[in-house]
Context: one part of a larger RNA
RNA sequence: CUGGGCGUAAAGGGCGUGUAGGCGGGUAAGAAAGUCGGAGGUGUAAUCCUAUUGCUUAACGAUAUGGGCUGCCUUCGAUACUUCUUAUCUUGAGUGUGAGAGGGGGAAGCGGAAUUCCCGGUGUAGCGGUGAAAUGCGUAGAUAUCGGGAAGAACACCGGUAGCGAAGGCGGCUUCCUGGCUCACAACUGACGCUAAAGCGCGAAAGCGUGGGGAGCAAACAGGAUUAGAUACCCUGGUAGUCCACGCCGUAAACGAUGGGCACUAGGUGUUGGUCUGCCUUGGUGGAUCAGUGCCGAAGCUAACGCAUUAAGUGCCCCGCCUGGGGAGUAUGGUCGCAAGGCUGAAACUC
Numbered sequence: 001c002u003g004g005g006c007g008u009a010a011a012g013g014g015c016g017u018g019u020a021g022g023c024g025g026g027u028a029a030g031a032a033a034g035u036c037g038g039a040g041g042u043g044u045a046a047u048c049c050u051a052u053u054g055c056u057u058a059a060c061g062a063u064a065u066g067g068g069c070u071g072c073c074u075u076c077g078a079u080a081c082u083u084c085u086u087a088u089c090u091u092g093a094g095u096g097u098g099a100g101a102g103g104g105g106g107a108a109g110c111g112g113a114a115u116u117c118c119c120g121g122u123g124u125a126g127c128g129g130u131g132a133a134a135u136g137c138g139u140a141g142a143u144a145u146c147g148g149g150a151a152g153a154a155c156a157c158c159g160g161u162a163g164c165g166a167a168g169g170c171g172g173c174u175u176c177c178u179g180g181c182u183c184a185c186a187a188c189u190g191a192c193g194c195u196a197a198a199g200c201g202c203g204a205a206a207g208c209g210u211g212g213g214g215a216g217c218a219a220a221c222a223g224g225a226u227u228a229g230a231u232a233c234c235c236u237g238g239u240a241g242u243c244c245a246c247g248c249c250g251u252a253a254a255c256g257a258u259g260g261g262c263a264c265u266a267g268g269u270g271u272u273g274g275u276c277u278g279c280c281u282u283g284g285u286g287g288a289u290c291a292g293u294g295c296c297g298a299a300g301c302u303a304a305c306g307c308a309u310u311a312a313g314u315g316c317c318c319c320g321c322c323u324g325g326g327g328a329g330u331a332u333g334g335u336c337g338c339a340a341g342g343c344u345g346a347a348a349c350u351c
Stems, first nucleotide, its partner, number of pairs: 003323004007305002012319001014202004021195003025089007033082002035078008048067002050064005092192001093189003096185005104178007111155001115151008126137002163170002207248006216242002221237004259318006267296014300307002324351003333344004
């Protein structure tokens, strides 16, 4: 390389968008590049195959107006498939019209509970914390309780294998701006599609830069315990950080450890959003169907576990990736970054 693979054994890119490329619906006509057939030319010699033959045999060699050299070129044809051109179609895709659901995103404003702090009242000796304690706080009046004020952060109940988003992720309420999705109708366009190397964008937490903010929590750190020790687990404190704005970083068990698209292949049951429809008719309750989201299961698949119309089944198209363990996601080079570091990514050696 061929091949075989990628839920858990090595292996799906964190996610999207999209260029090149690859692949691509029905019908008709034409072309004839791929494809197929005929003919001609060429395909040195050696090598290879066949036959005969020479060295005792073989290897090796010789001879053949033998084959072959699976190739290339020219020419004449074939037209099913692929391709190309033209025309056309509507089922793929999109548009339109009418409905619908939603923690999808951005900005501004508002709200209550709780917490801490400050002020004042009541009140007195404890509070706090633990397995038990101590550090700590408190007669300079704490804890508790009532009233007032300030600040920051997060939004109990509803809340749900419920919803939305490409993923990361998204949850108090209101307003404004804004993306996507679903259903019904079948009016319009007429293959406009699928995938996607590069490229570009998004991307939890932590971390970084500048400036704010700082209630609670809390790496580091300090103290108290525990212990043989205790650089921990427990306790009392506590700084970065957590929050906001702008700019970086670009990673993760970024997981369904399962790339995307299309088609096909038993069912049962729950639930979310539509549409049509039956019955009682506030509303409820059946049936059908489309789109999601769960559970259980047939065939089939699987090493097993399990998966099973939301496939890990049966097929096709495109991308990414794997090829024994360690060395190693290291070294080196390149590139990106303020840095931390990221991306790309070996070998010697060893089992």